RNAcentral holds the full RNA, with entries from ENA. This is a predicted structure of a 327-nucleotide part of an RNA (large-subunit ribosomal RNA, domain IV) from a Sphingomonadales bacterium. It matches the Rfam family "Bacterial large subunit ribosomal RNA". The family is grouped with related families in Rfam's "LSU clan". Its mean pLDDT, the model's own confidence on a scale to 100, is 88.
Context: one part of a larger RNA
RNA sequence: CGAUGCUGAAGGAACUCGGCAAAUUGCCUCCGUAACUUCGGAAGAAGGAGGCCCCAUCUUUGGGCAACCAUUGAUGGGGGCACAGACCAGGGGGGUAGCGACUGUUUAGUAAAAACACAGGGCUCUGCGAAGUCGAAGACGACGUAUAGGGUCUGACGCCUGCCCGGUGCCGGAAGGUUAAGAGGAGGGGUGCAAGCACUGAAUUGAAGCCCCGGUAAACGGCGGCCGUAACUAUAACGGUCCUAAGGUAGCGAAAUUCCUUGUCGGGUAAGUUCCGACCUGCACGAAUGGCGUAACGACUUCCCCACUGUCUCCAACACCGGCUCA
Repeated sequence: CGAUGCUGAAGGAACUCGGCAAAUUGCCUCCGUAACUUCGGAAGAAGGAGGCCCCAUCUUUGGGCAACCAUUGAUGGGGGCACAGACCAGGGGGGUAGCGACUGUUUAGUAAAAACACAGGGCUCUGCGAAGUCGAAGACGACGUAUAGGGUCUGACGCCUGCCCGGUGCCGGAAGGUUAAGAGGAGGGGUGCAAGCACUGAAUUGAAGCCCCGGUAAACGGCGGCCGUAACUAUAACGGUCCUAAGGUAGCGAAAUUCCUUGUCGGGUAAGUUCCGACCUGCACGAAUGGCGUAACGACUUCCCCACUGUCUCCAACACCGGCUCA
């Protein structure tokens, strides 16, 4: 000097990105227990009291014919610094908000999470030699049969899920347009005396697809601008105009989304770029790429409070191990 323990005056998070680490709590019995809630919970909520020994009296329960044995509780009494007496064992608690409903799963060896999964919801394909998957045969699907199976999105529950089919995709469409090989052969040139031989070749005819006509958004996706207007001002329920397939509804909103921004106001602090509640000027929320809530749950994230402490003010002693120096 380091490591691991252990103790510490006064203070008690002033430490720090952050209470990281440590400390506190810890068992059993009894009392007592809030908001909220899906009525199950929350809950060991929180918070409090007791726990040893002896005797007496009363008492509980069981066994026994009984004597009696075991056992429960109440009142009074006693000793110690200390009675769950050492060891073992053994929750710190409360409040707010975000995200994800939950138990689960995951980066074997830097990430356990808000990521994945999930029950539930939707769309779509599939009528059975099913669709789909692998493939040579053949299998799986399935010894299943639409209350089944595949794909895909969402993700308990509650309240809901608006407008746009112009583009892309998908589905449907006995007409029409375009269109390959093929069919078809008008015509043309080559050669030959000719018959012929081979070549070329217009019209016409010819599928799917595409064009075209419809449908479809819990399909991929999208969801405006400018100007004016009210008897203070400000603002604009109202009007005008341009564009669009349609111009963002409900709900939420400086948000895991807000650039300007430490927005403004309120709360908490003596002092608060974080936090909570509001406002709405949403750079650039928004409805199953789901929207907004939500009890319970979480080694998740944020802020606050109580308790507690060597985290700190400010370090020190001791034990043990190692290093170093000397012998």